The prediction has a mean pLDDT of 81. This is a predicted structure of a 74-nucleotide RNA (transfer RNA) from a Patescibacteria group bacterium.

């Protein structure tokens, strides 16, 4: 060029056959125990769900293009 897989918190990674509040581990900050300090408890912050753009009342999820990362075929 083609075709496929992947993109979700700082880092791994779940999710949801479209529906009200988008989790969880680690990691960060506090707070409480302690003589301290670690383990381990509590709590809080942190996300335009890669990017626009279209279906829909309603999109993180469905279409499509377009970026990356990655297998493959030429």
């Nucleotide at each position: 060029g083609c075709c496929g897989u992947u993109g979700u918190a700082g880092c791994u990674c779940a999710g949801u056959u479209g529906g009200u509040u988008a989790g969880a581990g680690c990691g960060a900050g506090g707070g409480a125990c302690u003589c301290a300090u670690a383990a381990g408890c509590c709590c809080u912050a942190g996300g335009u769900c890669g990017c626009a753009g279209g279906u829909u009342c309603g999109a993180u999820u469905c279409c499509u293009g377009c970026c990356a990362a990655c297998g493959g075929c030429a």
Annotation: It was read from a public genome assembly. Its Rfam family is "tRNA". It is annotated as a transfer RNA. Taxonomically the source falls in Bacteria candidate phyla (Bacteria).